[in-house]
Molecule: Bacterial RNase P class A
Organism: Undibacterium sp. RuTC16W
């Protein structure tokens, strides 16, 4: 911890006048953290804006959701597969077999707060010559200009690049070919990027041609900006009944009474009984457990989920039950406990 007996506790049902008996039920997958969203009340009906807040690729599911189901891109990448490299072995020298490293490619799984960075505003540490109106620290380069010359394929000035190197997370496309004094989209091929088309797809998106030499860093988990939702507070929320005292409002009713106002009289106000109304306490009932319900079959859907048919009732308290003892058994017993109710997350 299961199982069995016995004694108990909880609310329900039968039964008895009553005391009490009998019965059949009695935590969880998380009851839990209270982090999301919905039900269901109540409140100025909460329309609209502002302010704050959440969420964010597309599509579906749902009562709803930040949930969940399918796709999409994106990033990392093992395995196989290709390609280069190297080893060892075997040789008939052509190969063949085997271990290794390093590329490209990466299926199935994993990860992604995955809307804008050519709207604005501000950021970018350390390093580095520069961190965004790019920049020139080594480096390349003298082809044109001017000047010196020992007239050399030589040096000076005055310039040109931005390929190479180096700093970084990140350096203003990438690689190859041509080009050139050297470079450079300078030109061009492929790739990458924008920009139109056409085709497939609900869509996110992908696929193909064609233009463009090339806007475009990185962050939006920095403000912001787009769109899309959200009044607010909870069962101690609300509703019913409803004493006792005290208090409130009406009607009636005397010795037309006492007080008080006021020179007086009417009036007014308070006092006394007796009824009848209403609000509040205290207390009771309720909300409360029959539900977006559980199981099973079946049917539509890739799935989430939904239709239908059957059958099932499964804690409802209010100091708050759910235990305790004895046998026995073996696999030796984890996290925890209901408090309006449901879907999820998330932790145990």
């Nucleotide at each position: 911890g299961g199982c069995a007996g016995c004694c108990g506790c909880g609310g329900c049902g039968c039964c008895g006048c009553g005391a009490g008996g009998c019965g059949a039920c009695g935590a969880g997958g998380a009851a839990a953290g209270u982090c999301c969203g919905g039900g269901c009340c109540c409140c100025a009906u909460a329309g609209a804006g502002c302010a704050g807040g959440a969420u964010g690729c597309c599509g579906g599911c749902u009562a709803a959701c930040g949930g969940c189901c399918g796709g999409g891109c994106g990033c990392a990448g093992c395995a196989a597969g290709c390609c280069g490299c190297c080893c060892c072995g075997u040789u008939g020298u052509g190969a063949c077999g085997g271990a290794g490293c390093g590329g490209c490619c990466c299926a199935a799984g994993g990860c992604g707060a995955c809307g804008g960075a050519a709207a604005g505003u501000g950021g970018c540490a350390c390093a580095g010559a520069a961190a965004a109106c790019a920049u020139a620290c080594c480096g390349c380069c003298c082809a044109a200009g001017u000047c010196c010359u020992u007239c050399g394929c030589g040096g000076a000035c005055c310039g040109g690049c931005a390929a190479g190197g180096g700093u970084g997370a990140a350096a203003a496309g990438g690689c190859g070919a041509g080009g050139u004094a050297a470079g450079a989209g300078c030109u061009c091929a492929c790739c990458g990027c924008g920009c139109c088309g056409c085709c497939a797809g609900u869509a996110a998106u992908g696929g193909c041609g064609g233009c463009g030499g090339c806007a475009g860093g990185c962050a939006a988990a920095a403000c912001c900006c787009c769109a899309u939702c959200c009044g607010g507070g909870g069962c101690a929320a609300g509703g019913c009944c409803a004493a006792a005292u005290a208090g409130g409002g009406g009607a009636g009713c005397g010795a037309u009474g006492g007080c008080g106002u006021g020179g007086c009289u009417c009036g007014c106000g308070c006092c006394g009984c007796u009824c009848c109304c209403g609000g509040g306490u205290a207390g009771g009932c309720u909300g409360c457990u029959c539900g977006a319900g559980c199981c099973u079959g079946u049917c539509g859907g890739c799935a989430a989920c939904g239709g239908c048919a059957g059958g099932c009732c499964u804690a409802g308290a209010g100091g708050a039950a759910u235990g305790g003892c004895u046998g026995c058994c073996c696999a030796c017993g984890a996290c925890a406990g209901a408090a309006c109710c449901c879907g999820g997350c998330u932790u145990a």